[in-house]
Molecule: transfer RNA
Organism: Acidobacteriota bacterium
Order: sequence, then C1' cells, then structure tokens
RNA sequence: GGGCGCCUAGCUCAGCUGGUAGAGCACUGCGAUCACACCGCAGGGGUCACAGGUUCGAGUCCUGUGGCGCCCACUA
Repeated sequence: GGGCGCCUAGCUCAGCUGGUAGAGCACUGCGAUCACACCGCAGGGGUCACAGGUUCGAGUCCUGUGGCGCCCACUA
C1' cells in the first nucleotide's frame, strides 16, 4: 500500500424484506428474610463509532473518515 470482517445500554450480544431500538447479566427501588445471598415484582439507562448522501422514513442501503481484528504485498 491492497483486500475482507466488525463497531448497537456499564459488559456480552440480537435486531428479519428499510417502518415504535431490544435480550441476558449488571445497576436502582420494593417484596421476602432476624440479616445477607438466592428468588419474585417494578424501574432507570442509547449521539446505533463519526460525517455526508438516497428515501415519506435509515441500526439496516450508498460514499468518505476513524478505531479494532485477520489476510496479502512491499522494504531491510
């Protein structure tokens, strides 16, 4: 330098044919307990990496940039 993949909640990850952003764990409150843990109920938390484009509408499609990983090439 070239190619491919990934980037979504604090963490690990889903998200279909473009049409209300989700799960588990974690966290908070309540219940239960003498108390703690487990358990049950309820709740909070998002610039979907960043910028632009297409569209009535973008996490999803297109372009560029950045980060991470893998492969190839080059140099000595």